[in-house]
Context: one part of a larger RNA
Molecule: large-subunit ribosomal RNA, domain I
Organism: Candidatus Nomurabacteria bacterium GW2011_GWA1_46_11
RNA sequence: AGCAAAUGGCGGAUGCCUUGGUAGUAAGAGCCGAAGAAGGACGCACAUGACUGCGAUAAGCGUCGGGGAGUUGUCACGAAGCGGUGAUCCGGCGGUGUCCGAAUGGGGAAACCCACCACGCUCAGCGUGGGGCUGCGUUCUGAAUUCAUAGGAGCGUAUGCGGGAACCCGGGGAACUGAAACAUCUAAGUACCCGGAGGAAAAUAAAUACAAUUGAGAUUCCGUUAGUAAGCGGUGAGCGAAAGCGGAACAGCCUAAACUUGGGCCGUAAGGCCUAGGGGUUGCAAGGCGCACAAGGGAGUGUUAGCGGUAGUUGAACACCCUGGAAUGGGUGGCCAGAGAAGGUGAAAGCCCCGUAAAUUAAACCAAUGACACCUCGAGCGAAUACCUUAAGUACCACGAAAGACGAAGCUUUUGUGGGAAUCCGGGGGGACCACCCUCCAAGGCUAAAUACUCUUAUUGACCGAUAGUGAACAAGUACCGUGAGGGAAAGGUGAAAAGCAGGGUUAGUGACCCGAUGAAAUAGAACCUGAAACCGUUUGCUA
Numbered sequence: 001a002g003c004a005a006a007u008g009g010c011g012g013a014u015g016c017c018u019u020g021g022u023a024g025u026a027a028g029a030g031c032c033g034a035a036g037a038a039g040g041a042c043g044c045a046c047a048u049g050a051c052u053g054c055g056a057u058a059a060g061c062g063u064c065g066g067g068g069a070g071u072u073g074u075c076a077c078g079a080a081g082c083g084g085u086g087a088u089c090c091g092g093c094g095g096u097g098u099c100c101g102a103a104u105g106g107g108g109a110a111a112c113c114c115a116c117c118a119c120g121c122u123c124a125g126c127g128u129g130g131g132g133c134u135g136c137g138u139u140c141u142g143a144a145u146u147c148a149u150a151g152g153a154g155c156g157u158a159u160g161c162g163g164g165a166a167c168c169c170g171g172g173g174a175a176c177u178g179a180a181a182c183a184u185c186u187a188a189g190u191a192c193c194c195g196g197a198g199g200a201a202a203a204u205a206a207a208u209a210c211a212a213u214u215g216a217g218a219u220u221c222c223g224u225u226a227g228u229a230a231g232c233g234g235u236g237a238g239c240g241a242a243a244g245c246g247g248a249a250c251a252g253c254c255u256a257a258a259c260u261u262g263g264g265c266c267g268u269a270a271g272g273c274c275u276a277g278g279g280g281u282u283g284c285a286a287g288g289c290g291c292a293c294a295a296g297g298g299a300g301u302g303u304u305a306g307c308g309g310u311a312g313u314u315g316a317a318c319a320c321c322c323u324g325g326a327a328u329g330g331g332u333g334g335c336c337a338g339a340g341a342a343g344g345u346g347a348a349a350g351c352c353c354c355g356u357a358a359a360u361u362a363a364a365c366c367a368a369u370g371a372c373a374c375c376u377c378g379a380g381c382g383a384a385u386a387c388c389u390u391a392a393g394u395a396c397c398a399c400g401a402a403a404g405a406c407g408a409a410g411c412u413u414u415u416g417u418g419g420g421a422a423u424c425c426g427g428g429g430g431g432a433c434c435a436c437c438c439u440c441c442a443a444g445g446c447u448a449a450a451u452a453c454u455c456u457u458a459u460u461g462a463c464c465g466a467u468a469g470u471g472a473a474c475a476a477g478u479a480c481c482g483u484g485a486g487g488g489a490a491a492g493g494u495g496a497a498a499a500g501c502a503g504g505g506u507u508a509g510u511g512a513c514c515c516g517a518u519g520a521a522a523u524a525g526a527a528c529c530u531g532a533a534a535c536c537g538u539u540u541g542c543u544a
Base pairs, nucleotide, nucleotide: 001543002542003541004540005539006538007537008536009535015529016493017492020464021463022461023460024459025458026457027456028455029454030453031163032162039100040099041098042055043054044053046078049075050074051073061094062093063092064091065090066089070082071081072080105114106113107112116130117129118128119127120126121125132161133160135157136156137155138154139153140152141151167198168196169195170194171193172192178185182234208216210215220248221247222246223245224244231239232238252446253445254444255391259278260277261276262275263274264273265272266271283424285390286389287388288387289382290381291380296377297376298375300374301373302372303371304370305369308366309365310364312360313359314358318333319332320331321330322329334351335350336340343353344352396419397418398417399416400415401414402413403412404411406431426441427440428439429438430437480487481486500528503515504514505513
């Protein structure tokens, strides 16, 4: 030195575990903010580094309920207290709430600097209150420029400002990629940027992208139709419906106009204009005209009733023997069950604990529902003709674009530029266009539910089990890196219980070790469950 056996070190795989994740299901909830938010800075404890909580009333104050013996949050001890005169704790409603931040008195390198006005006081000061911009309303003032206007000043106004993970609507809008290259095309109206809104948003009451000779009857969402003998497409890659049928949920309304009443202005007058009401809202055309006028409805406000939510309460039934450190195990004999879900307890528990089934509960606050009150909306009948009204730079057309499954040959919708109607004997649509037929009534507006997303509570998993599962089971968006935008970890397990090694020895020593103690176990000793391999030793044997 090699080989073998034994025994250690180092190392942290594996097994077992789970405080954490992840994906759903069901029910419920859903905006916050000048009454100062979201998010922070700095503070607050007997002692205080971090987390948590809170705000100079500072791990807390008041009150109303619950609860009933311990308690002063965690790492985490110590000291000193509090508590049946009911603490700690749980819930409802309040109070306090420094400074920054839309930040709003002015400034500013956020958490700082500098003031002013009014009132009060115990007056070198302290306390309380006030002032931002914008919009709207209103009053005063007021240029060039006579009137006026712009502008300026005051007052009123809880109207706005900022934030929000995802969801929603609108305005803009890529490229990689695919087409085995690439340009139309695709990716994709995706990512991303901007604006806006809400608990949902959007859409919505047919000039239907309907249908087809029967008819249907707002919108939204799901299944199917259907990856279609629909179609689009360098007819490539690919893109890709609708009607219909079956479900979820259902709800319909208000203006403009004609006509008319009151008021105001202009006009000699006829009349016109403005304003507040009445009237009126449709397609088998309707309304304006005449007659008549309440059954009922509500998507509002208040009161009240029961139901529910935000704390809770009651809640059945087991003993002995054996093994063991420990019984929930084995044995024997019982019991409960509207409860044999789950978790814990020194090993595996229906009957030990907490619970579970089933019942039950609120002073206060919240939500929907019913009833009542208030408020609010509100039909119908008749009519022979004529007359009036029924949304204009609109419909429509040409050219250029976009959306639509449809890439322009064409249809529908929207739109830029240019042209530009009709008025019920009217007008739009039915995929070029024309006729017939059918169908609907644009150029104003509102509208719950079914739908999307998240959170809360409950519950589930042929989901993960610490290199997995969230980046994060631990002081994790932390430490650390970066000027910054931003990037972004590692790190779980003693034991049933700290019983966390009293005492002694050795030593320069508080390290390490030995004896010893605890414990079932200390090769469970905190670098702590198990403890693989690589790698490094020790002892013994063999080989040269």